[in-house]
Context: one part of a larger RNA
């Protein structure tokens, strides 16, 4: 390279938009690009295969003949694949209304808690664990009530629930928008898939520059278990957690399952929304398309187990594996403010 693979054995880029390139619907028709078929040349001998010759056989020599496959010319064939030409509507896809929902951005608001901090009653503990003590309090806590401040998060509803590419997204209201999905079936008419490179978004931590800082809390410090205790356990506490504008680009970034299309038994559930019923209240009986779980044939798997949301059947396109360890390491680029981060061997050893 061919062939085999890719949930859990090595292996699906965290996702997504998209260039190039690969691949492409239904119907007629052009024309020969690829296809296919016939005949010409030609692809030096030798080798290699056939038959037959000659060394007393063999090797080995010699003679003749081919196959297979390449290139160019020619003559055809048109199903298919390309190319021209005109159509189709089932894939795509646009408009118009209606339901539910979801992010980001800006403004408004709202309650409960928590700390603080002032007044008032009160006077002796409190707090905290397995048990304690560090710790807080007679300079009046801790409990209780009134008034104030401040930061952060939104109890119930809440679900196997909705929704977003994916990370995510949850008090409330207004305004702006982005995408699907159900109806209707009106336009366009193949406009489609997937997509190296390249964008563009990307929890958490983490860095730098200003704000904020209540509550939690890496580090730190004390108190305690302990043989020790740089820890589990308290009692304090600083970075940060929170906003703004930029950085970083990484997760068990997980369904360890790449996207797209077709087809291939059921049954329960629930979600959104039509259509049918129906005494238009409630019950009951259905049913279409989208999505979300579950349970199970048939068929796949080493098995576990997947199983119309495939890990079954097929196509088409990308990525990315190829024994363990060295190693996601060195070096070197490349980017990053830095911490890194991408790309990525060998020697050697089992």
């Nucleotide at each position: 390279u061919u062939g085999g693979g890719c949930a859990u054995a090595a292996a699906g880029c965290a996702u997504u938009u998209g260039u190039a390139g690969g691949u492409g619907g239904c119907u007629u028709u052009u024309c020969a690009u690829g296809u296919c078929c016939g005949c010409c040349a030609u692809c030096a001998a030798a080798u290699c295969c056939c038959a037959g010759u000659g060394c007393u056989c063999a090797a080995c020599c010699c003679u003749g003949g081919a196959c297979a496959g390449g290139u160019g010319g020619u003559g055809g064939a048109a199903a298919c694949u390309a190319c021209c030409a005109a159509g189709c509507u089932g894939g795509a896809g646009u408009a118009c209304g209606a339901c539910a929902g979801g992010g980001g951005c800006a403004g408004a608001g709202g309650g409960a808690a928590u700390u603080u901090c002032c007044a008032g009653u009160g006077g002796a503990u409190u707090g905290g664990u397995g048990a304690a003590a560090u710790g807080c309090g007679u300079a009046g806590a801790g409990a209780u009530c009134g008034a104030a401040a401040a930061g952060a998060a939104c109890a119930c509803c809440a679900a196997u629930g909705g929704u977003g590419a994916a990370a995510g997204c949850a008090c409330u209201c207004u305004a702006c928008u982005a995408g699907g999905c159900u109806g209707a079936c009106a336009c366009u008419g193949a406009c489609a898939c997937u997509g190296a490179g390249a964008g563009a978004c990307a929890a958490a931590a983490g860095a730098g520059a200003g704000g904020g800082g209540a509550g939690c809390a890496a580090a730190u410090g004390g108190g305690a278990u302990u043989a020790g205790a740089u820890a589990c356990c308290u009692c304090a506490g600083u970075a940060g957690u929170c906003c703004u504008a930029g950085c970083c680009g990484u997760a068990a970034a997980c369904a360890a399952u790449g996207g797209a299309u077709a087809c291939u038994a059921g049954g329960c559930a629930c979600u959104g929304u039509g259509c049918a019923u129906a005494u238009c209240a409630a019950c009951c009986c259905g049913u279409g398309c989208a999505g979300u779980g579950u349970u199970g044939u048939a068929g796949c798997u080493a098995a576990c187990g997947c199983a119309u949301u495939a890990a079954g059947u097929a196509u088409c396109c990308c990525a990315c594996c190829u024994g363990g360890g060295g190693a996601g390491u060195a070096c070197a680029u490349u980017c990053a403010c830095a911490a890194g981060a991408a790309u990525a061997a060998a020697a050697c050893u089992c």
Description
The part of an RNA shown here (small-subunit ribosomal RNA, central domain) has 350 nucleotides and comes from Trichopus zeylanicus subsp. travancoricus. The source organism's lineage runs through Eukaryota, Magnoliopsida, Dioscoreales, Trichopus and Trichopus zeylanicus. Model confidence (mean pLDDT): 83 of 100.